[in-house]
């Protein structure tokens, strides 16, 4: 990279370096940022998908912990684009992503 399965309105920031655009992509929207954003390291933190512990177990399920591998700490995945339902307002789904597991 492509595939398969799952989740995705909860949560969870100080420090240091860098300096100007970030918010995947395209458009529109709208927010964040020279009172330093985003990004990059240090440390902390959430979280609980692998792993790990206990219980029942047929496939699994439910619970506890947070050393270990990942991820992740503005805003619903910032919204919104395609369907459907509404139609003053908004609700569901699909597609994109992003993450984790598996086997390739």
């Nucleotide at each position: 990279g492509a595939u398969u399965u799952a989740u995705a309105u909860c949560g969870a920031a100080g420090a240091g370096g860098u300096g100007a655009g970030a918010g995947a992509a395209c458009a529109g929207g709208c927010u964040c940022g020279u009172u330093g954003a985003c990004c990059c390291u240090c440390u902390g933190g959430c979280a609980a998908c692998c792993g790990u512990c206990a219980a029942a177990c047929a496939a699994u399920u439910u619970g506890g912990a947070a050393a270990g591998g990942u991820g992740c700490c503005a805003a619903u995945u910032c919204c919104u684009g395609c369907c459907c339902a509404a139609c003053a307002a908004a609700g569901g789904g699909a597609a994109a992503u992003a993450u984790a597991a598996a086997a390739c």
SAM riboswitch aptamer (S box leader) from Marivirga sp., 104 nucleotides, folded computationally. The coordinates come from a structure-prediction model, not an experiment, and the mean pLDDT is 84. The sequence was found by an Rfam model in a public genome assembly.